[in-house]
RNA sequence: CCGUGCUAGAUGGGGAGGUAGCGGUGCCCUGUACCUGCAACCCGCUGUAGCAGGAUCGAAUUCCUGUCAGAGGCUUUUUUCUUGUAAGGCCUGCCCAUCGCAAGUGGCAAUGAAAGCUGGGUCCUGCGCAACGAAAAUCUGUGAACCCCGCCAGGUUCGGAAGAAAGCAACGGUAAGCAGACCCUUUCGUGUGCCGCAGGGUCGCCUGGUUAGAGUUAACUACGGUGGUAACGCUUGUAGGAAUAAGUCGAAGACAGGUGCACGG
Numbered sequence: 001c002c003g004u005g006c007u008a009g010a011u012g013g014g015g016a017g018g019u020a021g022c023g024g025u026g027c028c029c030u031g032u033a034c035c036u037g038c039a040a041c042c043c044g045c046u047g048u049a050g051c052a053g054g055a056u057c058g059a060a061u062u063c064c065u066g067u068c069a070g071a072g073g074c075u076u077u078u079u080u081c082u083u084g085u086a087a088g089g090c091c092u093g094c095c096c097a098u099c100g101c102a103a104g105u106g107g108c109a110a111u112g113a114a115a116g117c118u119g120g121g122u123c124c125u126g127c128g129c130a131a132c133g134a135a136a137a138u139c140u141g142u143g144a145a146c147c148c149c150g151c152c153a154g155g156u157u158c159g160g161a162a163g164a165a166a167g168c169a170a171c172g173g174u175a176a177g178c179a180g181a182c183c184c185u186u187u188c189g190u191g192u193g194c195c196g197c198a199g200g201g202u203c204g205c206c207u208g209g210u211u212a213g214a215g216u217u218a219a220c221u222a223c224g225g226u227g228g229u230a231a232c233g234c235u236u237g238u239a240g241g242a243a244u245a246a247g248u249c250g251a252a253g254a255c256a257g258g259u260g261c262a263c264g265g
Base pairs, nucleotide, nucleotide: 001265002264003263004262005261006260009057010056011055012030013029014028015027020046021045022044023043024042034054035053036052037051038050063258064257065256066255067254068253072249073248074247075246079243080242081241082240083239084238085237086236087235088234093232095228096227097226098225099224100223103221104220105219106217107216108215115211116210117209118208119207120206121205122204123200124199125198126197127196128195129193130192131190132189133188134187135186136185138181139180140179141178142177148173149172150171156165157164158163
C1' cells in the first nucleotide's frame, strides 16, 4: 500500500410547547435518511437520559471535532406602517352657530356720506264720515174653492104679488206668504278707507327743509373672540397584522483536521 473479516459508530435534525429535567408520540420548519410494539386525562428514562425486539452499512464523500454558513422558530423591546375598537370638543384641524373688526371684493355717496336741528307720515287710542255686507222700510208682480172685503150671473129661501134675504162660481181688490227691484229712508256689523278732528308716542323706517363737507355700509372673503359637534383628521388606551433593530435556539450545506482491531499478501 492492497484484500478479507469484525468493532466503535451510523441508519435524520431542529423549534415551540409539555416536563423537576431528558427523550418520544402529536404541532411547525428543513429534508428524504431501517422495520415492529407503547404513548397527551400521556409513554419510557434519570443527567449526556426513550424503553423492548430485530435488520442493514461500517473506518470513511457516510463517524467525531472545529470554523464558516444561516432556512426557520421563539422572546421582549426600539423605530415605524397598517387594520379594527373604545374614549376625548378642557390638545386640535374640518364643519356649524353667534359676536366683533373693516384688510380685500361689492353696494351707496359732491344729483351731497357721517354728525346734528326741525316738520310730517308710518304706530296706538277715542269720536265722526264714507265704503262694503246683512236686515227692515218702500215699490212692482204674484198670491185665499170655503173659515178676508166689494160686487154678485145662475140657482136657493121667504112672500098671493110687489119685492126682500142669504150667498157659490166668475170678476176686482187685499192679508199671511213668495219673487224681484232698491234712486231715496232706518238699524246692525267690520283685518274696508286714513277721509276729518282730538289726544298719546317719537326706538326704528320713509319723506321735506336747514347746518355741514367725505365718507359710509357689513352682503361675501379674510382676521379675532365665544359656544357646539366625535363622521373624518388629531390625542390617548387597547387587540391584531407587517417591516426593522436586538437577543436566543438552530437544520441542510461548505472547508479543514482527527480516528480502531485481527488475519493474509
This is a predicted structure of a 265-nucleotide RNA (Bacterial large signal recognition particle RNA) from a Clostridiaceae bacterium. The sequence was found by an Rfam model in a public genome assembly. Model confidence (mean pLDDT): 75 of 100. NCBI's taxonomy places the organism under Bacteria, Bacillati, Bacillota, Eubacteriales, Clostridiaceae. It matches the Rfam family "Bacterial large signal recognition particle RNA". The family is grouped with related families in Rfam's "SRP clan". Rfam describes the family as follows. The signal recognition particle (SRP) is a universally conserved ribonucleoprotein involved in the co-translational targeting of proteins to membranes.